A computed fold for an 84-nucleotide RNA from an uncultured Woeseiaceae bacterium, annotated as c-di-GMP-I-GGC riboswitch aptamer.
[in-house]
RNA sequence: CACGAUAAAGGCAAACCCGCCGCGAGGCGGGGACGCAAAACCACCGGUCCUGGGCGGAUUCUCAGGGCAGCGGGGCUACCGAAG
Numbered sequence: 001c002a003c004g005a006u007a008a009a010g011g012c013a014a015a016c017c018c019g020c021c022g023c024g025a026g027g028c029g030g031g032g033a034c035g036c037a038a039a040a041c042c043a044c045c046g047g048u049c050c051u052g053g054g055c056g057g058a059u060u061c062u063c064a065g066g067g068c069a070g071c072g073g074g075g076c077u078a079c080c081g082a083a084g
């Protein structure tokens, strides 16, 4: 630099429930563990979701703003050290 053990020490925490916040996607805290070697961090690319406009009965499309990092890619930083 890379790789990731039935290793050691530790870490995170899906669904669901409760409280609070948000129009909403969702967020934060507590409980709880399905899982995770970056499930730490960053919306840069794709994706997806929400709100509003174009927009009208609906669909599609598009624009603006926002959410998801536990959807994939990318960037960046980090604990441990068997095998290769």
Base pairs, nucleotide, nucleotide: 003081004080011036012035016031017030018029019028020027021026034070041075042074044073045072046071047068048067049066050065051064052063053062054061
The model forms 90% of the base pairs in the Rfam consensus.